[in-house]
RNA sequence: GGGCGAGUAGCUCAGUUGGUUAGAGCGGCGGCUUUACACGCCGUAGGUCCGGGGUUCGAGUCCCUGCUCGCCCA
Numbered sequence: 001g002g003g004c005g006a007g008u009a010g011c012u013c014a015g016u017u018g019g020u021u022a023g024a025g026c027g028g029c030g031g032c033u034u035u036a037c038a039c040g041c042c043g044u045a046g047g048u049c050c051g052g053g054g055u056u057c058g059a060g061u062c063c064c065u066g067c068u069c070g071c072c073c074a
Stems, first nucleotide, its partner, number of pairs: 001073007010026004019057001028044005050066005
């Protein structure tokens, strides 16, 4: 330098042909339970979906561009 893939909650990830409010597990916090802890159960908070631009009535999703990470080729 070229090709491919990934970037969504603190972590690991889903998200269907572009359509109602962006979700799960773990973790955090509160409660129940226990002498107490753990386990278990109930509840709850937490996101400008990597940045910028574009298309569209509507973008996490499509297009362009930049950044970061991984793999391959040179």
A computed fold for a 74-nucleotide RNA from a Pseudobdellovibrionaceae bacterium, annotated as transfer RNA.
It was read from a public genome assembly.
Its Rfam family is "tRNA".
Its mean pLDDT, the model's own confidence on a scale to 100, is 80.